The part of an RNA shown here (small-subunit ribosomal RNA, central domain) has 348 nucleotides and comes from an uncultured prokaryote.
The prediction has a mean pLDDT of 89.
Rfam family: Bacterial small subunit ribosomal RNA. Rfam links the family to the GO terms structural constituent of ribosome and ribosome.
Context: one part of a larger RNA
C1' cells in the first nucleotide's frame, strides 16, 4: 500500500441544495494518452542472493553470473478508458391530458371547552385526596340560568391512512406557491449519479426588541409524606408557552439503517392513479406508494429479507480497547447560554 469494518457490538453526516473531485448507457469511424509486447540506453562499485577459486576450515578475500522489480528513447498492438468528430434511445428531462394529499405562506371565518366580568335562581358548603390540609365561600362561594371578554387549541371524521428532503404538517373558505403520482409518447439527445469545501432548511428549551397571556406550567411560596422530602401527592405562582422580526444550530434530529442503479420466490392487508373484463359490484392486470409474514440468500444471534441487513458496482461520511474527555489548549461561530473543530499526561 493493499487487507476490515458502521441496525442492536466502536463507527451514517439532522436533512437538503449544489462548487471542485471521482464514477458513467448504446453505436461508428479517427487518435494512440492510459495499457499491453519487443529492442536500444541508463539503472557506479561495493553488498545481498546463485556457482566457482585462494587462505589446513571458518570468518574474510576474490572471478563470474543473476537481479536492481525503475526511468528514457523507439517500433508495434488497438480490445478496454480517455481524448476528438458524428449519429442513436433504454437512463436523464422537456411538453400535453388528468386525479390525490394536514406540503409551505398570507388572510379572513366557525363552534364546542377553559377561565374571568356583569346580572338572576338560591345557601352552605365548595374543592382537593390514599387519607388530609393549604385554598376558596354568609363580603354569598360551589351548582344553576341568561349576557358579556380574552387567548390558546382543534372533539367526532382519524386509519402501521395522507404530504414532505428532514425537522416536521390536522377546524373551514380564499388567494399565492413547492413537489410527488398516473396516462400520451409529440421533443431534447447523456443534458447523469454522487458530492470534500460552500450555501440554505432545521423539534424542543434558551436568548435579544416589541406585543400578548385564557389555559398549562420550570424557578418559588404554602400544605402533606417521611426517619429526613431541597421529590413524586395537594393549594397556588413567575418566566415560559402565543405573535412579530433577528438569534441559537442542538436532540434517542431513530429506521439506532447515507445517496443512486441493476438483478434475486410468493401470500396477504391498505392508499392514489391506469387498463381489461363482466353478472355493476366484483374479477384478473399494471405503475408508484405503505403495512404485516415469509423462499433462497445474509447474519455472532437477535433477526433482515424486490421498502433488504441479500446479490454487485460508483460516490460520499464515520469507526479502530475502556476511563481522562466529546474534556483542555488553540481557531471559528454566537449577545449569551454555549456550539463546532477536538488532543495529551497518567490510569487499567
Nucleotide at each position: 500500500c493493499u487487507g476490515g469494518g458502521c441496525g442492536u457490538a466502536a463507527a451514517g453526516g439532522g436533512c437538503g441544495u449544489g462548487u471542485a473531485g471521482g464514477c458513467g448507457g448504446a453505436u461508428u469511424c479517427g487518435u494512440c494518452a492510459g495499457u499491453c509486447a519487443g529492442g536500444c540506453g541508463u539503472g557506479a562499485a561495493a553488498g545481498c542472493c546463485c556457482c566457482g577459486g585462494g587462505c589446513u576450515u571458518a570468518a574474510c578475500c576474490u572471478g563470474g553470473g543473476a537481479a536492481u522489480u525503475g526511468c528514457g528513447c523507439u517500433u508495434g498492438a488497438u480490445a478496454c478508458u480517455g481524448c476528438g468528430a458524428g449519429a442513436c434511445u433504454a437512463g436523464a428531462g422537456u411538453c400535453c391530458g388528468g386525479g390525490a394529499g394536514a406540503g409551505g405562506a398570507u388572510g379572513g371565518c366557525g363552534g364546542a371547552a377553559u377561565u374571568c366580568c356583569c346580572a338572576g335562581u338560591g345557601u352552605a358548603g365548595a374543592g382537593g385526596u390514599g387519607a388530609a390540609a393549604u385554598u376558596c365561600g354568609u363580603a354569598g362561594a360551589u351548582a344553576u340560568u341568561g349576557g358579556g371578554a380574552a387567548g390558546a387549541a382543534c372533539a367526532c371524521c382519524g386509519g402501521u391512512g395522507g404530504c414532505g428532503a428532514a425537522g416536521g404538517c390536522g377546524g373551514c373558505c380564499a388567494u399565492c406557491u413547492g413537489g410527488a403520482c398516473c396516462g400520451g409518447u409529440a421533443c431534447u439527445g447523456a443534458c447523469g449519479c454522487u458530492g470534500a469545501g460552500g450555501c440554505g432548511c432545521g423539534a424542543a428549551a434558551g436568548c435579544g426588541u416589541g406585543g400578548g397571556g385564557a389555559g398549562c406550567a420550570a424557578a418559588c411560596a404554602g400544605g402533606a409524606u417521611u426517619a429526613g422530602a431541597u421529590a413524586c401527592c395537594c393549594u397556588g405562582g413567575u418566566a415560559g408557552u402565543c405573535c412579530a422580526c433577528g438569534c441559537c444550530g442542538u436532540a434517542a434530529a431513530c429506521g439506532a439503517u447515507g445517496g443512486g442503479u441493476g438483478c434475486u420466490a410468493g401470500u396477504u392487508g391498505u392508499u392514489g392513479g391506469g387498463g381489461a373484463g363482466u353478472u355493476u359490484a366484483c374479477u384478473c392486470u399494471u405503475c408508484a406508494g405503505u403495512g404485516a409474514c415469509g423462499c433462497a440468500g445474509c447474519u455472532a444471534a437477535c433477526g433482515c429479507g424486490u421498502u433488504a441487513a441479500g446479490c454487485a458496482c460508483c460516490c460520499c461520511g464515520c469507526c479502530u480497547g475502556g476511563g481522562g474527555a466529546g474534556u483542555a489548549c488553540g481557531g471559528u461561530c454566537g449577545c449569551a447560554a454555549g456550539a463546532u473543530u477536538a488532543a495529551a499526561a497518567c490510569u487499567c